[in-house]
RNA sequence: GCCCCGUUCGUCUAAAGAGUAGGACGCCGGUCUCAUAAACCGGGAAUGGAGGUGCAAUUCCUCCACGGGGCC
Numbered sequence: 001g002c003c004c005c006g007u008u009c010g011u012c013u014a015a016a017g018a019g020u021a022g023g024a025c026g027c028c029g030g031u032c033u034c035a036u037a038a039a040c041c042g043g044g045a046a047u048g049g050a051g052g053u054g055c056a057a058u059u060c061c062u063c064c065a066c067g068g069g070g071c072c
Base pairs, nucleotide, nucleotide: 001071002070003069004068005067006066007065010025011024012023013022019055027043028042029041030040031039048064049063050062051061052060
């Protein structure tokens, strides 16, 4: 230098042939308990950045950044 894959709540991880972004753990509140834990109920929390297309982009396209792999 070229090619491929990846980037989503605090962490891990789904989904998206474009149409309300879900789960687990953790966190917060509640029920229960003498209390704590467990269990149960509820809550807040995310699509790496900049453009393009489009009614609508997390999803498609381009570039950039970061991480991983390969080739020379």
A computed fold for a 72-nucleotide RNA from a soil metagenome, annotated as transfer RNA. Model confidence (mean pLDDT): 81 of 100. The sequence is in RNAcentral, with records from MGnify. It matches the Rfam family "tRNA". Rfam classes the family as a transfer RNA.